[in-house]
Molecule: transfer RNA
Organism: Methylophaga thalassica MP
């Protein structure tokens, strides 16, 4: 320089052959529980779907650039 392939909650992902409110598990806060912890239970908060443009009545999902990571060829 060229190709692939990832980017979703604090961290590990997962999802949709475009559709109705975007999930799980863990971390976190509460409560319950204990003499106080933890474990366990109940409940609760948290997202610009990497950024931008574009196609569409509708985009987290398709095209297209940028951008950061891995990988491979030169």
């Nucleotide at each position: 320089g060229c190709g692939c392939c990832u980017g979703u909650a604090g961290c590990u992902c997962a999802g949709u052959u475009g559709g109705a409110u975007a999930g799980a598990g863990u971390a976190c806060c509460a409560g319950u529980u204990u003499c106080c912890g933890a474990a366990g239970c109940u409940g609760g908060g948290g997202g610009u779907c990497a950024c931008a443009g574009g196609u569409u009545c509708g985009a987290u999902u398709c095209c297209u650039g940028u951008c950061a990571g891995g990988c491979g060829c030169g």